[in-house]
This is a predicted structure of a 542-nucleotide part of an RNA (small-subunit ribosomal RNA, 5' domain) from a metagenome. It matches the Rfam family "Bacterial small subunit ribosomal RNA". Rfam links the family to the GO terms structural constituent of ribosome and ribosome. Model confidence (mean pLDDT): 82 of 100.

Context: one part of a larger RNA
Order: sequence, then structure tokens, then C1' cells
RNA sequence: GGACGAACGCUGGCGGCGUGCCUAACACAUGCAAGUCGUACGAGGGCAGCCUUCGGGCUGACCCGAGUGGCGGACGGGUGAGUAACACGUGACCAAUCUGCCUUCGAGAGGGGGAUAACCUGGGGAAACUCGGGCUAAUACCGCAUGAUGUAUCGUGCUCGCAUGGGCGUGAUACCAAAGGGAGGCCUCUAUUUAUAAGCUUCCGCUUGAAGAGGAGGUCGCGGCGUAUCAGCUAGUUGGUAGGGUAACGGCCUACCAAGGCGACGACGCGUAGCGGGUCUGAGAGGACGACCCGUCACAUUGGGACUGAGAUACGGCCCAGACUCCUACGGGAGGCAGCAGUGGGGAAUAUUGCGCAAUGGCCGAAAGGCUGACGCAGCGACGCCGCGUGUGAGAGGAAGCCCUUCGGGGUGUAAACCACUGUCGGGAGGGACGAAUCGCGAACGGGCAAAUAGCCCGGACGCUUGACGGUACCUUCAAAGGAAGCACCGGCUAACUCCGUGCCAGCAGCCGCGGUAAGACGGAGGGUGCAAGCGUUGUUC
Repeated sequence: GGACGAACGCUGGCGGCGUGCCUAACACAUGCAAGUCGUACGAGGGCAGCCUUCGGGCUGACCCGAGUGGCGGACGGGUGAGUAACACGUGACCAAUCUGCCUUCGAGAGGGGGAUAACCUGGGGAAACUCGGGCUAAUACCGCAUGAUGUAUCGUGCUCGCAUGGGCGUGAUACCAAAGGGAGGCCUCUAUUUAUAAGCUUCCGCUUGAAGAGGAGGUCGCGGCGUAUCAGCUAGUUGGUAGGGUAACGGCCUACCAAGGCGACGACGCGUAGCGGGUCUGAGAGGACGACCCGUCACAUUGGGACUGAGAUACGGCCCAGACUCCUACGGGAGGCAGCAGUGGGGAAUAUUGCGCAAUGGCCGAAAGGCUGACGCAGCGACGCCGCGUGUGAGAGGAAGCCCUUCGGGGUGUAAACCACUGUCGGGAGGGACGAAUCGCGAACGGGCAAAUAGCCCGGACGCUUGACGGUACCUUCAAAGGAAGCACCGGCUAACUCCGUGCCAGCAGCCGCGGUAAGACGGAGGGUGCAAGCGUUGUUC
């Protein structure tokens, strides 16, 4: 000199963009942060219409919603405790692997069954909740059939390679599917015949297989820390055989056999620490760091465990144990902010219990739409960076005041006053956005499926509709110099000097050092110097 997630002191006009618990991974009141689908299903309620024996019944382009079922809660968001490790980075490999939704291509969906929640009813309990009996549906569940390009075993042909072997065919045996369900439309075929359907058709789904994309799992080379005042470490340890387990290789696990394996190129131990892209500094080499943003890993009160699932060993799921908090009728229950706000505590120190789903993105849904503290915005903080302003010109009798003085004068100083002007910001008034593209509705027109001039799907000029921020930005206009400057320093380093007070006192100080009666070094004043809405100090780092 630079830098900072800073703090402290004095001071403080405006705006834009960023950024804000570095400490107690301490404890948490309250609200919200993950739901959605009625075009999967059976009940229920509302509304409207019709009928009614006045009890109610039937129907629906309607609405609500607990339950069964599906998809999503494995993403998104937080934190850095643990971890010195294939955790991360980089480069290879899997002839040892899995993959929901999505895309492309092929094949298929025949015929049955038994339950169960909701509901009704009875009981237990203070509650949380729970037990029994009865009824019922499905795209919930379970057999059977069909099964191959699928899986397994045994043959066989071609081909390739990187050891085990891989790929493509072909034959035999065995094994494994499904929901033809939901919505709209139609009468060409079939059946009843105004029309409807078990028929046809469009869309969405279901099963199976091959491939892709994206994702995940595994293995290895190399790389990145301190300590030798840690020198030896190791019994599933190292290897083999057999088996189990896994999507998959493997001591991953088990039994048996052998005695190996690692280590001064630092094993083992201890300490510290998430890692990378990057950030800061530096001419570079290097050094230090890993806030915000992006990638990745780990964790979710502490420890352990599995279930479900394509995917978790699952932050707002389950079970057990511990600590803690709360409720209790004392028998028993409930909870987990390292999500967003917010509270207490700790601390030098770090914000609102705000608005909105309008945009971007996510989940669900055929869609309309619903949910979304992700996100978009607003609020608070000079915490940082950047920009702007606090006036401009003219003005000497160099006014007054204050300071110095050799008492002549000098300084503050064109500074002020005074005169002329300007109008940024702030204030008042008026107008007023971009971000909006969609989706949807209407609508010419073009294309596809189809028996079809139904219908559905795709594209679509044009019109209508959608904004939290926000009456904000911006523009115009009104008045008015009016509302807007401080902080540190002035002995040398280091730009900037005199007077008074004090008298080794009070005090200063980064280093050298000042202060003991004329102190340019302490305190005040005048003046000056440097920065400026900041200026200094402290801390850390180069």
C1' cells in the first nucleotide's frame, strides 16, 4: 500500500447494485415452508331441475370434501458438526452394474376370484388413539391362460478382443405379464333399432422387450496438511477354496486352509480441517483463505435400526434407546427451526414474526387450476462498491469577530455580506411504464388420425384476459440557495506551525522517542495538511 461477511469511536444528504450469526451443530413460544389428482374408486354433503304417498326418490357439462388408490414428499431450501477418506479434483475403466418420469421402435392386454378402508354398529381410554361385529368399490390385491426378441440351463454357427471373456444368430427345456381402465365423440360394421352399446374412433393410461438421454453405483492412476518429542502397525488382518449376500465386483459376510499384508518414498498414532471452481495479495514465482454464487460430499436433538420405494438407510416418514421440554384423570401420551421470519442465550457483532405466486423454476393434474418462506420483490444496517449533491459567477472599504504581532502590521480571506444566476438531490402537484410471453376463451386458415361432412390432436394471423414490486422507475411542472460536512493529522519517517496552559505532573506514543518553566511531540485555540459521506482506530491476511 491492498483486501475484509468485519467490529469500535466521532459524524452522517440521496440513489443504484450487492451483502448481513464468522460466536452456542445452544435451547426454542407462534405462524407459514409439500402437496396434488373427482378424467382411478365407492360412500357423504351442498346446489339446481323433475316427481312425490311429504318419509323421500331420480337426474346433472355444477360445487365441496374425509377415506381407498396413483404420482410427488430422495427435488428444492439449511448447516459444516463429523470426515485426512477414492470425501474432493482430474484422468481412465466397469468383459462387474441399476435406472421412475421423458424420447424412439416392436409386441400385447383373454378369463376369473377373495378381501378391505370409508360407512353402520358395539366396547375401552382423560387424551393420543384403539379393539370387535356387519356391508361395499377400484387403475388396490391374488391365482389361471397366452407367452418371446426376456431370464436361467444345455447345445451349436459366425465374429471380436483387454485375462476372466464380449457381441450377433440359431435349437431344446423350464419360468415370468397386464387395467381394455378412464374421458370425449360417432352410427361405417355388429347387436337391440328415433337412439344406445359390450360396436367403431380420438386422447390419456396398463404390460413386456430393444435402444437413447439424463441420473446413480463401483474400481484404479495422479494431486492437494501439521507433527518422528508418534517407529513400528495389523487377526477378517493378507491371500486362497467353497458358500451366502448385493443391481453389481470384492473379507462385504461365514466356514475351512495358508502366513501373510503395510512401513523413513513416513505405515500406525495424535492434532487440525468439509473439498473444488475460485477469492485476496503479489511484477511473477509464491503465500493466505474457501463468506456470497456454482459443483460435490456429509449431517438433520444424540446414538442405533430397518421399512417403503426406480431412487433414502429419508431435515418438516417409521421403530428402539439416551438427554431435554410440554400435557396428564398418574394408567399413559406429544415434540425436534443446521427451512423462512421470530424469541431467549452466547457474543465486539450480524436484519422483517413483511408482500406476491405477476415473472423464472419445481410437484400434481387431460386441462382449468392448486401448492411452492424455491423464487421475485419490498423493509432494516454507510456493512461494501459505484454515482450524485451540499451551489455557480461576480464581489476589497481586503468589513466585523477571532488569532498572531517587532504594535508598523500580518492571517483567516473572495472567504462572508452585497449583486446576478442555476435548479441536480430532497419537498409539493400532474401524467405514468418495461418486465406479459403464456395458459384460457373467441376466431379466419393449414395439416394429421379416422369409414366420416362426428370427434380429437398439432400449428395459427387477429381480438379479449393476467403485475407482488407500484402510483415505483421515468417524464412534465411549482417554489426555493433554501433542507444537506465531517473526521484524522501537523517532531522525523510523512504533506502540514504558531500562541496559551501544564511543569518527568497531567498526559502522548506505530518505531525513534516527547513532558523536570518559553514543549512545533501533552491539553486548548488560531492557522494549515490529507481524505471526504465518510474519517480514524482495532483485528486478520498478502